[in-house]
């Protein structure tokens, strides 16, 4: 904490913010903060790929929303909003093992 959680295969489905600082570095939250390649008159998108998160027991992640309110230099966090509306396997195999989180040992 409140009703039971496992691994393994393929497949699918997403997001990448704030602050300083100066031109690429430093710091915060975080599972994850664009990490490779490759295009594009192009300074930031876009494709693939790779880390991470998730897949109907679906608050991963999208809409509402340039939402509300509290806190903060912001972002994060807390509540609402939320019994809202969508959203990718209700996928297949293992099993003398049946399954979570914490703490403490080795």
């Nucleotide at each position: 904490a409140u009703a039971c959680c496992g691994c393994c295969u393929c497949c699918g489905g997403g997001g990448a913010g704030c602050g300083c600082g100066a031109u690429u570095g430093c710091g915060c939250u975080g599972a994850g903060a664009g990490u490779g390649u490759g295009g594009c008159a192009a300074g930031g998108c876009c494709a693939c790929a790779g880390a991470c998160c998730c897949g109907c027991c679906g608050a991963a992640c999208c809409u509402g929303a340039u939402c509300u309110g509290g806190c903060u230099c912001a972002u994060a966090c807390c509540a609402g909003c939320g019994a809202a509306g969508g959203a990718a396997g209700c996928a297949g195999g293992c099993c003398c093992a049946c399954g979570a989180g914490c703490u403490c040992g080795a």
TPP riboswitch aptamer (THI element) from a Chloroflexota bacterium, 106 nucleotides, folded computationally. NCBI's taxonomy places the organism under Bacteria, Bacillati, Chloroflexota. Model confidence (mean pLDDT): 76 of 100. Rfam family: TPP riboswitch aptamer (THI element). For this family Rfam cites "Comparative genomics of thiamin biosynthesis in procaryotes. New genes and regulatory mechanisms" (Rodionov et al., J Biol Chem, 2002). Gene Ontology term of the family: thiamine pyrophosphate binding. Of the family's consensus pairs, 100% are formed in the model.